[in-house]
Context: one part of a larger RNA
């Protein structure tokens, strides 16, 4: 000097844009969102729409027997009948639509946090023994059948969470036969594996098996790099290699038997203590140091520890099991949960936002779509944290007023500063039109931003310092006291250093302090 995810002042505060916003307890967490979709896979109908029927109720209209008004027109009481709109009950059908359930994809992505981790976790080059759902390419093929079983019906236990029993049924859910371009095993000879249909009036479409490549995406291996401490010097028994045999999608002591005694290490092993890595960040002419928020790639983790099951991918943040410790519900017999997602709260701290708005854009998941989810995201709302812009007026104006304050009492100075005259209106204020972001349609943002247009200087400045470093002097109070202070040092009666006025320097919607790196 320069930087910060800062934080703080008996300090001050106009505005906009772009960022940024639990660094402490990986602490506990009310509430309400954050992962669903498909009815063009399937039995099916809770609850809506719509159509029939059939029963009640009917406002309005019409038509009539009746008496009143004064004979009639006319108006009103008042009773029947007909017939609508609407409204309810029960039943049924459904180009609609869909609660629960079967069944397919998808909750392994996106979001979040950095505890552990000194590691093949990360970086950077490589290499071989694998894997891959959706996507793309290419060959082939999609025959004929069986048995179940949820939901539903009936019933049964339980406070609840949920269970059990019977009985009925569907399929793109299950299972066998046939076939076998291909594959796989193989004594090469044979031996084994498969498939589903939906939709559409067809044309087709959209699927579904089997092999081959792709492509992007993950598993594995290695070489090299990757903090401190020897006031840790020895470590190691699946430990190091081999042979079998097992197991993986694959290599491999990955597991297991038997047989060799080896493997690592002062080029620092192990042990201890620190940390998630890197692109980047900051400082620095540079080498170098430091750091690893926030944005991007990887690693881990998801209350603590283990488990595995599904499944193309998981030993799965909103998935299951067991044990734990918390917290809550219970009829005491037994359940429920896990915010390191977003928004909130409490704690704990110097300290860190709203229980908003929208699927309009972009990206994701399901759908054939049509839409449907989506606290990813696109926006708003809070905070001068931050950078970056921009104002708080501009020109003229000396009798250098007044007042302050100093004074050698002459004057100096606050100071063209005020007044005062002329001009502007950026911002703010008030009124008007109003985007782009969207493709034919859709716009939260938003009547936002931009532009016009009106009065009128009107709405807008404070902080730190002033011995020396270090740019800025003087007076008064006080009197080693009160107090300053980042070193040096100032203060014991003329203090440029305490405090207070004046003035003056330096930033500036900021200024000082404190912290931490270079």
């Nucleotide at each position: 000097g320069g930087a910060u995810a800062a934080a703080c002042g008996u300090c001050g505060g106009a505005c906009g844009g772009c960022g940024u916003g639990c660094c402490u307890a990986a602490a506990a967490c009310a509430u309400g969102c954050a992962a669903g979709u498909c009815g063009a896979g399937c039995g099916g109908u809770a609850a809506g729409g719509u159509c029939c029927c059939u029963c009640c109720c009917g406002a309005c209209u019409u038509c009539u027997a009746g008496g009143a008004u004064a004979u009639u027109u006319u108006u009103g009481c008042g009773a029947g009948a007909a017939a609508u709109a609407g409204g309810g009950u029960g039943g049924g059908g459904u180009a609609c639509a869909c609660g629960a359930g079967c069944g397919g994809c998808g909750g392994a992505c996106g979001g979040g946090u950095g505890a552990g981790u000194a590691a093949c976790g990360c970086g950077u080059a490589g290499g071989a023994a694998c894997g891959u759902a959706c996507c793309c390419c290419a060959a082939a093929g999609u025959g004929a059948g069986g048995a179940a079983u949820a939901a539903g019906c009936u019933c049964c236990g339980g406070a609840a969470a949920c269970g059990g029993a019977g009985u009925c049924u569907a399929a793109u859910a299950c299972c066998g036969c046939a076939u076998a371009c291909a594959c796989u095993c193989u004594u090469a000879u044979g031996a084994g594996u498969a498939c589903a249909g939906g939709a559409g009036u067809a044309a087709u479409c959209c699927g579904c098996u089997u092999u081959g490549g792709g492509a992007g995406c993950g598993g594995c291996c290695u070489g090299c790099g990757u903090c401190c401490g020897a006031u840790u010097a020895g470590u190691u028994c699946g430990u190091u290699g081999g042979u079998g045999a097992g197991g993986u999608a694959a290599u491999a002591g990955c597991u297991u038997a038997c047989c060799a005694a080896g493997a690592c290490u002062a080029u620092g092993a192990u042990c201890g203590g620190u940390a998630g890595c890197u692109g980047g960040u900051u400082u620095g002419a540079g080498a170098g140091g430091a750091u690893g928020a926030u944005c991007a790639g990887c690693c881990a983790c998801a209350c603590u520890g283990g488990g595995a099951c599904u499944g193309a991918g998981a030993c799965a943040c909103g998935g299951c099991c067991c044990a734990g410790a918390c917290u809550c519900c219970u009829a005491c017999g037994g359940g429920a949960g896990g915010c390191a997602g977003c928004a909130g709260u409490u704690a704990g701290g110097a300290a860190u936002u709203u229980u908003c708005c929208a699927c309009a854009a972009u990206g994701g998941g399901g759908g054939c779509a049509a839409c449907c989810c989506u606290g990813a995201u696109g926006g708003a709302g809070c905070a001068a944290c931050g950078c970056c812009g921009c104002g708080u007026g501009c020109a003229g104006g000396a009798a250098g007023a007044c007042g302050g304050g100093c004074u050698u009492c002459g004057g100096g100075u606050u100071g063209u500063a005020a007044a005062c005259u002329g001009c502007u209106u950026u911002u703010a204020a008030g009124a008007g039109u109003g985007a782009a972001g969207a493709u034919u349609a859709u716009g939260a943002c938003g009547g936002u931003a931009a532009c016009u247009u009106u009065a009128g200087a009107a709405u807008a400045a404070g902080g730190a310092u002033c011995g020396g470093c270090u740019a800025a002097c003087u007076c008064c109070g006080u009197g080693c006291c009160a107090g300053c202070a980042g070193c040096c040092g100032c203060g014991g009666u003329c203090a440029a250093a305490c405090g207070g006025a004046g003035g003056a320097u330096c930033c500036a919607a900021g200024c000082g302090u404190u912290a931490u790196c270079c």
This is a predicted structure of a 518-nucleotide part of an RNA (small-subunit ribosomal RNA, 5' domain) from an uncultured bacterium. The RNAcentral record of the full RNA draws on ENA and SILVA. It matches the Rfam family "Bacterial small subunit ribosomal RNA".